[in-house]
Context: one part of a larger RNA
RNA sequence: GAGUAGCGAUAAAGCGGGUGAAAGUCCCGCUCGCCGAAAACCCAAGGUUUCCUACGCAACGUUCAUCGGCGUAGGGUGAGUCGGCCCCUAAGGCGAGGCAGAAAUGCGUAGUCGAUGGGAAACGGGUCAAGAUUCCCGUACCGGUUGUGAAUGCGAUGGGGGGACGGAGAAGGGUAGCUCAGCGGCCUGUUGGAAUAGGUCGUUUAAGCGUGUAGGAGUGGUCUCCUGGCAAAUCCGGAGAUCUUAUCUGAGGCGUGAUGACGAGGGUCUACGGACCUGAAGUGAGUAAUCCCAAGCUUCCAGGAAAAGCCUCUAAGCUUCAGUUCACAACUGACCGUACCGCAAACCGACACAGGUGGGUAGGUAGAGAAUACCAAGGCGCUU
Numbered sequence: 001g002a003g004u005a006g007c008g009a010u011a012a013a014g015c016g017g018g019u020g021a022a023a024g025u026c027c028c029g030c031u032c033g034c035c036g037a038a039a040a041c042c043c044a045a046g047g048u049u050u051c052c053u054a055c056g057c058a059a060c061g062u063u064c065a066u067c068g069g070c071g072u073a074g075g076g077u078g079a080g081u082c083g084g085c086c087c088c089u090a091a092g093g094c095g096a097g098g099c100a101g102a103a104a105u106g107c108g109u110a111g112u113c114g115a116u117g118g119g120a121a122a123c124g125g126g127u128c129a130a131g132a133u134u135c136c137c138g139u140a141c142c143g144g145u146u147g148u149g150a151a152u153g154c155g156a157u158g159g160g161g162g163g164a165c166g167g168a169g170a171a172g173g174g175u176a177g178c179u180c181a182g183c184g185g186c187c188u189g190u191u192g193g194a195a196u197a198g199g200u201c202g203u204u205u206a207a208g209c210g211u212g213u214a215g216g217a218g219u220g221g222u223c224u225c226c227u228g229g230c231a232a233a234u235c236c237g238g239a240g241a242u243c244u245u246a247u248c249u250g251a252g253g254c255g256u257g258a259u260g261a262c263g264a265g266g267g268u269c270u271a272c273g274g275a276c277c278u279g280a281a282g283u284g285a286g287u288a289a290u291c292c293c294a295a296g297c298u299u300c301c302a303g304g305a306a307a308a309g310c311c312u313c314u315a316a317g318c319u320u321c322a323g324u325u326c327a328c329a330a331c332u333g334a335c336c337g338u339a340c341c342g343c344a345a346a347c348c349g350a351c352a353c354a355g356g357u358g359g360g361u362a363g364g365u366a367g368a369g370a371a372u373a374c375c376a377a378g379g380c381g382c383u384u
Stems, first nucleotide, its partner, number of pairs: 013031006032381004040361004046341002050339001051075006060068002080141002082337003086119003092113003098107003122139005142333011153318002158313004166300004172293003177287005182203007204261002208256004215249003220243007228236002262282001265278005301304001347356002363375004
């Protein structure tokens, strides 16, 4: 220079009470304003204790601070079913032998790794100040081992099936959700009307188990033969005979789960943070998804992963054993993640930075609409 520029979106504050040495800024209450395909909620990545509580205010906070993502201390993350690990493979990596090279090393077979993909199984409610599909309550399910009983051709790194897949479009069935009515609780005062009326709040319930529907696929059973599937096959495939719709798949609904839970409200106590007790109605219709049936159907050309788990077939082999199947019962299911932020003051941007950051959820009125406007739930008024 200069007590100058600036104090980081013009979404906005006002009042009362509390705490305190001190309050425009912290806490509580009332009113006002802003977002509402977000400025709400849930995940992934990343961060790594920032979470909760007590105490504190030097520094950090563009002002203040009793407050804080700040300082100090203590506490907090509970899993057979969520995700990983595990089994399987993709691009790609590594790579015994091998090939190349003077070597370093490069390439690559068998193989072995490698998710962003495939593969067993859980839902509803409650709950610490802070965790929950993890704890608790209730009701389930899956794998493995062992035992008992019954039946019995079992057996693979091999064969076959399956897993198993593109784009676009259309119609149907259904559900979540929503709206209205009914039902239940509570209220009805002003100036005119209104009690057979008006207002307001609520009307919620899963997985599993049983049933097997709207629909979709079209074959399914028995018998005979066979050059195929690198050996074999009763499996798959091919040919034929015969009886046939017998087969597979499939949302939702209904019943059960539930004489339970939740539930507007009411009551008792209170260190005003909350704790405990009790508890009505809990039905129907309409509308309706981008969700489910559906990896379906129709159509098109650019012709749209693999492998394992799974089912089945036999080979070697074993065949009073072992093994396999069914039923029941008991036992068992390790390890790692789990707090919190997560369109942001906690991630990437030197900052509490108007920037950037993948996926999911998608209420009301008007509307073609996820546009726009105003609102709900919820969250904020952007630290002078």

Model confidence (mean pLDDT): 83 of 100.
The part of an RNA shown here (large-subunit ribosomal RNA, domain III) has 384 nucleotides and comes from Laribacter hongkongensis.
Lineage of the source: Bacteria > Pseudomonadota > Betaproteobacteria > Neisseriales > Laribacter.
RNAcentral holds the full RNA, with entries from ENA.